[in-house]
Context: one part of a larger RNA
RNA sequence: UGACGGGGACCCGCACAAGCGGUGGAGCAUGUGGUUUAAUUCGACGCAACGCGAAGAACCUUACCUGGACUAGAAUGUGAGGGGAUAUCGGGUAAUGCCGGUAGUCCGGGAAACCGGACCCAAAACAAGGUGCUGCAUGGCUGUCGUCAGCUCGUGUCGUGAGAUGUUGGGUUAAGUCCCGCAACGAGCGCAACCCUUAUCAACAGUUGCCAUCAUUAAGUUGGGAACUCUGUUGAGACUGCCGUUGAUAAAACGGAGGAAGGUGGGGAUGAUGUCAAGUCAUCAUGGCCUUUAUGUUCAGGGCUACACACGUGCUACAAUGGAUGGUACAAAACGUCGCAAUCCCGCGGGGGGGAGCUAAUCGCGAAAACCAUCCUCAGUUCGGAUUGAAGUCUGCAACUCGACUUCAUGAAGUUGGAAUCGCUAGUAAUCGCAGAUCAGCAUGCUGCGGUGAAUACGUUCCCGGGUCU
Numbered sequence: 001u002g003a004c005g006g007g008g009a010c011c012c013g014c015a016c017a018a019g020c021g022g023u024g025g026a027g028c029a030u031g032u033g034g035u036u037u038a039a040u041u042c043g044a045c046g047c048a049a050c051g052c053g054a055a056g057a058a059c060c061u062u063a064c065c066u067g068g069a070c071u072a073g074a075a076u077g078u079g080a081g082g083g084g085a086u087a088u089c090g091g092g093u094a095a096u097g098c099c100g101g102u103a104g105u106c107c108g109g110g111a112a113a114c115c116g117g118a119c120c121c122a123a124a125a126c127a128a129g130g131u132g133c134u135g136c137a138u139g140g141c142u143g144u145c146g147u148c149a150g151c152u153c154g155u156g157u158c159g160u161g162a163g164a165u166g167u168u169g170g171g172u173u174a175a176g177u178c179c180c181g182c183a184a185c186g187a188g189c190g191c192a193a194c195c196c197u198u199a200u201c202a203a204c205a206g207u208u209g210c211c212a213u214c215a216u217u218a219a220g221u222u223g224g225g226a227a228c229u230c231u232g233u234u235g236a237g238a239c240u241g242c243c244g245u246u247g248a249u250a251a252a253a254c255g256g257a258g259g260a261a262g263g264u265g266g267g268g269a270u271g272a273u274g275u276c277a278a279g280u281c282a283u284c285a286u287g288g289c290c291u292u293u294a295u296g297u298u299c300a301g302g303g304c305u306a307c308a309c310a311c312g313u314g315c316u317a318c319a320a321u322g323g324a325u326g327g328u329a330c331a332a333a334a335c336g337u338c339g340c341a342a343u344c345c346c347g348c349g350g351g352g353g354g355g356a357g358c359u360a361a362u363c364g365c366g367a368a369a370a371c372c373a374u375c376c377u378c379a380g381u382u383c384g385g386a387u388u389g390a391a392g393u394c395u396g397c398a399a400c401u402c403g404a405c406u407u408c409a410u411g412a413a414g415u416u417g418g419a420a421u422c423g424c425u426a427g428u429a430a431u432c433g434c435a436g437a438u439c440a441g442c443a444u445g446c447u448g449c450g451g452u453g454a455a456u457a458c459g460u461u462c463c464c465g466g467g468u469c470u
Stems, first nucleotide, its partner, number of pairs: 007470007015460002019424005026316008034307002042053002064302007076127003081121003086103006106117004129291002132289003138285002140280003143276001145274001150189006156165003169180003195268004200236007210225002214223002239262001242256005318417001322376006335364002339358002344353003383414001388409007430452007
């Protein structure tokens, strides 16, 4: 000077408390450990590994295993030399110019020899390759404390010096935010603001969007309209600006007015100096080491999907605030030509046939909970749907290992979950669907979108984490 303390003081945070809903019990999905295996490729391990890398393992991917094959090699360049390229047949193989046979001979110049050009094959050689090791040799990127309010510098001053001061103190703030004081005076990186989005209004622009007034129609369908909605660009608006009280006449706090919005309006992007020899040599790059007929390359099959068990994260439930059947209404944000696909026909259904329209505010994809009726009446049930049998659909060379979905049948555990433990303060939790990336196919995961829409916060003694002073 730091760090630490079951030392002290002050302050903050879904940290506790107050509430709501979960996990821990069941079945299944998924990841991990362990075990097994020829192989179950590798990495990640308290918070900050475990629905993580992986935004999608049937082949491929793929790095693993078994077996086969190649050796300047799977890519590219220089290229002696040779030849047209190539086509076809046969053998062999799981597969491959792997082996053999047959056919065939480009263009220009020239009488020809031959020369030149394009193309193909290609020796030797030079440069290969490695998802092999080391993240404790590294770059880059990332996590974490933490969006916490801190971390420093110049000059001056103090101290023999390490260092201190400034940055402490009195107030205040979300904030080292601001004010006052002060041997300090200034400055930088952070905070805040500038950026995006959302909430209000105006102007401009009205098509593919809109429809108040006037006609018209089955229908904003058409004429028409530019008001409204909406879309988009540019502006306005919020600044403690105004009033009152408190305060040190300060900073500021509290209340009020006006306002769509009030004290950072809500949300996002933005992550200081540093910490953890944190993570990553398997994104990439890279030092060193190792390997070079193999630790490289390639092909087929298998494996990554195993299963006594243990843990994490989820989905579905245990029901009546519910289940079933019928009717009926309302989104947002995305996406679509290798695509989205209406109306129509067939099928109980998954789906099939067919193909209007759409390179999209034009066409398409399209809600569920809610609401209205009826049944069920507290049961292992008309709850719950695992498991299994059968028959199918779709994608794809190919669904055996190992895909998703449909129908019929089957109908397990489960009656609210011990100790313990997690999330959340408002359009939030809870609940309900929709879309997208990846993607041939495959989503209970992830990332977004909207619908319905609560309860509670006395307070800071305690638990956890953090900040300041001592």
Predicted 3D model of a 470-nucleotide part of an RNA (small-subunit ribosomal RNA, 3' major domain) from an uncultured bacterium. Its Rfam family is "Bacterial small subunit ribosomal RNA". Rfam links the family to the GO terms structural constituent of ribosome and ribosome. The coordinates come from a structure-prediction model, not an experiment, and the mean pLDDT is 81.